[in-house]
RNA sequence: GUCCCCAUCGUCUAGUGGUAAGGACUCAGGAUUUUCAAUCCUGCAACGGGGGUUCGACUCCCCCUGGGGACGCCA
Numbered sequence: 001g002u003c004c005c006c007a008u009c010g011u012c013u014a015g016u017g018g019u020a021a022g023g024a025c026u027c028a029g030g031a032u033u034u035u036c037a038a039u040c041c042u043g044c045a046a047c048g049g050g051g052g053u054u055c056g057a058c059u060c061c062c063c064c065u066g067g068g069g070a071c072g073c074c075a
Base pairs, nucleotide, nucleotide: 001071002070003069004068005067006066007065010025011024012023013022018055027043028042029041030040031039048064049063050062051061052060
């Protein structure tokens, strides 16, 4: 340099065009318990940035940013 893959709550992860963006852990509140732990209930919290296509985009296309990989060049 060329090409490929990835980017979603604090963390891990699901979601291939119409979702109120789901789940687990964490965290907060509550129930239970003599206390702690465990268990149960409720809640908070996310689509890397910009543009495009579309009636509608986390999802498809382009650019950028960051991460990973393959190949090549120089030495």

This is a predicted structure of a 75-nucleotide RNA (transfer RNA) from a Candidatus Zhuqueibacterota bacterium.
The sequence was found in a public genome assembly.
Its mean pLDDT, the model's own confidence on a scale to 100, is 80.
Taxonomically the source falls in Candidatus Zhuqueibacterota (Bacteria, Pseudomonadati).
Its Rfam family is "tRNA". It is annotated as a transfer RNA.